[in-house]
Context: one part of a larger RNA
Molecule: large-subunit ribosomal RNA, domain IV
Organism: Gossypium klotzschianum
RNA sequence: CUAUCUCUAAGGAACUCGGCAAAAUAGCCCUGUAACUUUGGGAGAAAGGGUGCCUCCUCACAAAGGGGGUCGCAGUGACCAGGCCCGAAUGAAUGUUUACCAAAAACACAGGUCUUCGUAAAGUCGUAAGACCAUGUAUGGGGGUUGACGCCUGCCCAAUACUAGAAGGUCAAGGAAGUUGGUGACUUGAUGACAAGGUAGCCGACAAUCGAAGCCCUGGUGAACGGCAGUCGUAACAAUAACGGUCCUAAGGUAGCGAAAUUUUUUGUCGGGUAAGUUUCGACCCGCACAAAAGGCGUAACGAUUUGGGCACUAUCUUGGAGAAAACUCG
Numbered sequence: 001c002u003a004u005c006u007c008u009a010a011g012g013a014a015c016u017c018g019g020c021a022a023a024a025u026a027g028c029c030c031u032g033u034a035a036c037u038u039u040g041g042g043a044g045a046a047a048g049g050g051u052g053c054c055u056c057c058u059c060a061c062a063a064a065g066g067g068g069g070u071c072g073c074a075g076u077g078a079c080c081a082g083g084c085c086c087g088a089a090u091g092a093a094u095g096u097u098u099a100c101c102a103a104a105a106a107c108a109c110a111g112g113u114c115u116u117c118g119u120a121a122a123g124u125c126g127u128a129a130g131a132c133c134a135u136g137u138a139u140g141g142g143g144g145u146u147g148a149c150g151c152c153u154g155c156c157c158a159a160u161a162c163u164a165g166a167a168g169g170u171c172a173a174g175g176a177a178g179u180u181g182g183u184g185a186c187u188u189g190a191u192g193a194c195a196a197g198g199u200a201g202c203c204g205a206c207a208a209u210c211g212a213a214g215c216c217c218u219g220g221u222g223a224a225c226g227g228c229a230g231u232c233g234u235a236a237c238a239a240u241a242a243c244g245g246u247c248c249u250a251a252g253g254u255a256g257c258g259a260a261a262u263u264u265u266u267u268g269u270c271g272g273g274u275a276a277g278u279u280u281c282g283a284c285c286c287g288c289a290c291a292a293a294a295g296g297c298g299u300a301a302c303g304a305u306u307u308g309g310g311c312a313c314u315a316u317c318u319u320g321g322a323g324a325a326a327a328c329u330c331g
């Protein structure tokens, strides 16, 4: 010096991004056990006491209990063998995930809700045959979204989307009265070349008009995609504005929460915790740029989640030291 380990005076987190790592706790029996709570939990909460051996009694030969005695620093004598408490965030929870840098607050979930589908179902794969759905049948199947539970889920249908409607406008292929061009058996020019005309037929062009859905149009729908303003003045100090005016809009953000996993300014301001606190907790509201199923706000239990504080404990540190093992050197 180190893939490992033991001990260490006094202090005990002063270390550090952070108690990372280590230490501490530990079995069994008895006592006792708070807030909160979905009444199940929380809970092994916390906090205490006991534990060996000998002997007597209760007793069933085991176990347990009681009395007495006795040894040690130490009696679950080694090994094995929970650290705990308080506050906040987030996700209800159990479960799943980036095989080899991420286990999480991400995914899933039971529950809620919307939508679609009447069975030869919708949806999916396939050119098709066919197959899955399903040997199922709306208490079922597919798709979207939210995510236990509790209290709730506001306003806007102008735009986009979906849906219902059929009066009117527009409108394709196709049909078509009609108009028109070419060709045309044939006719005329005595006959030929040729010229002129040409019913029917055939081949075209244009076209009144008929013509579905769609779009325009008329309604509806937000747990559809989404959106939810500005400005000026006003109260008996000042400040503020319950109130009023005005402009624009489809409508102008309701309840709840709020310097937040969201706050730039910002270490906002006040209070608690510390001798000292950019973190943390409780408030305030001036929300740059929260907000109601891309859910809002709470919430017992749970979490190898994130974060603040405390007790216990310690070589993390003040600050080093001594050793074991390994390694190395010599034999």
Stems, first nucleotide, its partner, number of pairs: 002325001004324005010318002014316001019313001027051005036041001038148001052070007071075001083311007090303002095107002111146007123132003149298004154228003160224001161221005168216003174210002178206006185199001186197004230246004256290001257287001268284005